[in-house]
RNA sequence: GCCUCUGUAGUUCAACGGAUAGAACGGCGGUUUCCUAAACCGUAAAUAUGGGUUCGAUUCCCAUCGGAGGUACCA
Numbered sequence: 001g002c003c004u005c006u007g008u009a010g011u012u013c014a015a016c017g018g019a020u021a022g023a024a025c026g027g028c029g030g031u032u033u034c035c036u037a038a039a040c041c042g043u044a045a046a047u048a049u050g051g052g053u054u055c056g057a058u059u060c061c062c063a064u065c066g067g068a069g070g071u072a073c074c075a
Stems, first nucleotide, its partner, number of pairs: 001071007010025004018055001027043005048064005
């Protein structure tokens, strides 16, 4: 350089093209406890960027950027 896959909360994962993007763990606050842990309740937090298609895009298409894997050349 080329090819394939991939990008969603702090992390790991969901979401037939259709309403306000959910869950677990973790964080924070509270209840409980002599204290801590556990348990329970509550709470904050995300669609990489820019275009396109569409009535409607996390989802489909293109480019860029990032990540993973494979592969060629180096006379």